Notes:
Predicted 3D model of a 354-nucleotide part of an RNA (large-subunit ribosomal RNA, domain IV) from a marine sediment metagenome. RNAcentral holds the full RNA, with entries from SILVA.
[in-house]
Context: one part of a larger RNA
RNA sequence: UUCGUGUAAAGGAGGCUAGGGAAAUCGACAAAUUAGAGCCGUAACUUUGGGAUAAGGUUUGCUUGGAAACUUCCUCACGCAGCUUCGGCAGUGUGCGGGGGCCUCCAAGUCGCAGUAACUAAGGGGGGACGACUGUUUAAUAAAAACAUAGGUCACUGAUAGAGCGAAAGCUUGUUUACAGUGGCUGAAACCUGGCCAGUGGCAGUUUGAUCAAUCCGGGUUACAACCCGAGUAAGUCCUGCUAAACGCCGGGAGUAACUAUAACUCUCUUAAGGUAGCCAAAUGCCUUGUCUGGUAAGUUCAGACGUGCAUGAAUGGUCCAACGUUCUCCCCAUUGUCCCAGCCUUCUGACGA
Numbered sequence: 001u002u003c004g005u006g007u008a009a010a011g012g013a014g015g016c017u018a019g020g021g022a023a024a025u026c027g028a029c030a031a032a033u034u035a036g037a038g039c040c041g042u043a044a045c046u047u048u049g050g051g052a053u054a055a056g057g058u059u060u061g062c063u064u065g066g067a068a069a070c071u072u073c074c075u076c077a078c079g080c081a082g083c084u085u086c087g088g089c090a091g092u093g094u095g096c097g098g099g100g101g102c103c104u105c106c107a108a109g110u111c112g113c114a115g116u117a118a119c120u121a122a123g124g125g126g127g128g129a130c131g132a133c134u135g136u137u138u139a140a141u142a143a144a145a146a147c148a149u150a151g152g153u154c155a156c157u158g159a160u161a162g163a164g165c166g167a168a169a170g171c172u173u174g175u176u177u178a179c180a181g182u183g184g185c186u187g188a189a190a191c192c193u194g195g196c197c198a199g200u201g202g203c204a205g206u207u208u209g210a211u212c213a214a215u216c217c218g219g220g221u222u223a224c225a226a227c228c229c230g231a232g233u234a235a236g237u238c239c240u241g242c243u244a245a246a247c248g249c250c251g252g253g254a255g256u257a258a259c260u261a262u263a264a265c266u267c268u269c270u271u272a273a274g275g276u277a278g279c280c281a282a283a284u285g286c287c288u289u290g291u292c293u294g295g296u297a298a299g300u301u302c303a304g305a306c307g308u309g310c311a312u313g314a315a316u317g318g319u320c321c322a323a324c325g326u327u328c329u330c331c332c333c334a335u336u337g338u339c340c341c342a343g344c345c346u347u348c349u350g351a352c353g354a
Base pairs, nucleotide, nucleotide: 010349011348012347013346014345015344016343017342019340020339023338028335036060037059038058039057040056045050047188061110062109063108064107065106066105067104070101071100072099073098074097076095077094078093079092080091082089083088111115123333124332125331126330127329128328129327130325131324135147136146151186152185153184154183155182156181157180162173163172164171165170190319191318192317194250195249196248199247200246201243202242203241204240205239210237211236217230218229219228220227251269252268253267254266255265278312279309290306291305292304293303294302
């Protein structure tokens, strides 16, 4: 160095585990549990459709016997009606009886730890946030609360339109025509959507003034021009109104009630108007682990309240909300090698060493 044999640290995959049962962990991630079918039973809430397979309980194999329904075949009886060479032949309906099929129910027996015995085959419940929902998305780190959506609303547009592409010809929307098309915002339904047009936009209008380009016109200059001056005009600006589901914005300081506290009340400065209905330490609250209540023996998370809210708030939509979600968050039951605390088995790879 090569070949062969044996042992097996560690790792991958798959299983099992006494007692405990989330003590592990950012987090029950992973694993386990549940599971089919028949019967019983099923809450809050709700848009009355749902929620719902809610939850929860019970049965399930095989053998024998019995019962009922349906169905098929055979014999027989009866009804209808067709063709016949009158000898018969084929059809259809109902019923008794007999044989079979299928499914359901009942009873008895029987075996096992276990009968949807394997495979297959939902763990469940409660509170909250966000988004109504089904859907779409970062091909190869993000599937979501982001996008879309039906619905709402605003603006433009009567067609040689509006919007878009193009240098143009021309084309798309459009085989269209306002119950239509294009563009913006919001995002089911329900209850609603407050005040402000001062600023910036948008729209409309008035006529008096101001400003105002080029050409043309008048004058000056010049050899001729360039050039200079004057006269004169549109839109626009200015002006006057309207418009916020246009962009946006929505105050401060004092005093006052017969305990205290607070201030329905009064005064004052100031603005275009001074945040209305609602909602909240919220996916928005710095201080902050706010304060109170609940849950735990113990809770920076969670739920319910409170509100001078650093800096909530109404289609930049506000609030509420059944159903839905591979979303986020809190709790409980069941279950488990996640853990206490590790061990063993099967299989694959297999270092150093001997």